Context: one part of a larger RNA
């Protein structure tokens, strides 16, 4: 853009695509069947695995230049708070994204090949085959899974008509632009406060108390109290405190009335 006016919401599925599965091992069956004995199955179920798939992050593990703490050099006069030094380093770690982690990955129907067969002439017999007819595989079509109305024979179904949609805006379960997806005061859409969850591991300040140092006044590293503190929160509620304002563009039939041509 098209689908013989325009919309919104829901379907069908012609037709494609997938390999979604593959395969061990142990155990029933079984001191069975079958065999003189020696020995030794099966159908059909039950259990753990390996690999491939495919989701997924509750666990365990990686990462986490969000953050917490320790800590050397220097520098901002001291402290306090901090800047550099590849995040200086070094322990730790939420979300998230992840695999080492953890779900899930039956079985069945129809037609068949090889071949078993029935019935049965051609050939008065026989013959699975010429008619006809049952079975028979991981193979194949389907039940599963994605994708599909642009399938030009362009699909239905319900709703609506002062219908819709789209920019601007606040944003993400989305995302390279696009596109999806929520919200817009009749409001939790993001920020911001607040409480929980977490992470870090007990802050500063003060007070006790102290190795040692120094004639002495005193200086003074470390520990202990106030303190499961103080930092921080990519999460979880909650609350309109702040911005979602004002606005704008397409669209809105055919008809009916009025202007023009």
């Nucleotide at each position: 853009u098209g689908u013989g006016a325009g919309a919104u919401a829901a379907c069908u599925g012609a037709g494609c695509g997938g390999a979604a599965g593959u395969u061990g091992c142990g155990u029933u069956u079984a001191u069975u069947a079958c065999g003189a004995g020696a020995g030794g199955a099966a159908c059909a179920g039950c259990g753990c695995g390996a690999c491939g798939u495919g989701g997924c992050c509750u666990c365990u593990g990686g990462u986490g230049u969000a953050c917490c703490a320790g800590u050397u050099g220097u520098c901002c006069u001291a402290a306090a708070g901090g800047g550099c030094a590849g995040u200086g380093c070094u322990g730790g770690g939420u979300a998230g994204c992840u695999a080492c982690g953890c779900c899930a990955u039956a079985g069945g129907a129809g037609a068949u090949a090889a071949g078993a067969g029935c019935u049965g002439a051609a050939u008065g017999c026989a013959u699975c085959u010429a008619a006809g007819c049952u079975c028979g595989a991981a193979g194949c079509u389907c039940c599963c899974c994605g994708c599909a109305a642009a399938a030009a024979g362009a699909g239905u179904u319900a709703u609506c008509a002062u219908a819709g949609g789209g920019c601007u805006c606040u944003c993400c379960u989305a995302a390279a632009a696009c596109a999806g997806g929520a919200g817009c005061u009749u409001g939790a859409u993001a920020g911001g406060a607040g409480u929980c969850u977490g992470g870090u591991g007990u802050a500063a300040g003060c007070u006790g108390u102290g190795a040692g140092c120094g004639c002495a006044a005193g200086c003074g590293a470390g520990c202990a109290g106030c303190u499961c503190a103080g930092c921080c929160u990519u999460g979880a509620c909650u609350u309109a405190c702040u911005a979602a304002a004002a606005g704008c563009c397409c669209g809105u039939a055919a008809u009916u009335u009025c202007a023009g041509a």